[in-house]
RNA sequence: UGGGGAUUGGUGUAAUCGGUAGCACGAGGGAUUCUGAUUCCCUUAGUCUGAGUUCGAGUCUCAGAUCCCCAACCA
Numbered sequence: 001u002g003g004g005g006a007u008u009g010g011u012g013u014a015a016u017c018g019g020u021a022g023c024a025c026g027a028g029g030g031a032u033u034c035u036g037a038u039u040c041c042c043u044u045a046g047u048c049u050g051a052g053u054u055c056g057a058g059u060c061u062c063a064g065a066u067c068c069c070c071a072a073c074c075a
Stems, first nucleotide, its partner, number of pairs: 001071007010025004019055001026044006048064005
């Protein structure tokens, strides 16, 4: 320098042809218990950044950021 891939709550991971962003763990509260663990219920917070297209974008387009892989160049 060129090519490819990844980015979603605190963590991990889904989301079909573009149509309400979900699940598990965690955290907080409650129930149960003599206490704790277990179990059950409720709550919690997220689409890497900016712009565009669209009635509507996690998804499509453009630019950028970070990380990973491959190739080339230099040494």